[in-house]
Molecule: transfer RNA
Organism: Parcubacteria group bacterium CG11_big_fil_rev_8_21_14_0_20_39_14
RNA sequence: GCGCACGUAGCUCAGUGGCAGUAGCAUUCGCCUUAUAAGCGAAAGGUCGCAGGUUCGAUCCCUGCCGUGCGCA
Numbered sequence: 001g002c003g004c005a006c007g008u009a010g011c012u013c014a015g016u017g018g019c020a021g022u023a024g025c026a027u028u029c030g031c032c033u034u035a036u037a038a039g040c041g042a043a044a045g046g047u048c049g050c051a052g053g054u055u056c057g058a059u060c061c062c063u064g065c066c067g068u069g070c071g072c073a
Stems, first nucleotide, its partner, number of pairs: 001072007010025003018056001027043005049065005
């Protein structure tokens, strides 16, 4: 340099045009316990990498850029 894949919460990910979006772990609070852990319940946490385009409507489709990984040279 070229090709392919990926980028969504602190971490790992789901969702792949239609109510501004899911879960687990972690965090906080409560219950339980003599107490801690485990267990149970709840809460908080998101400009869906950035910018543009298509569309009535974009996390999802298209283009460019940025980043990460793999392959080829």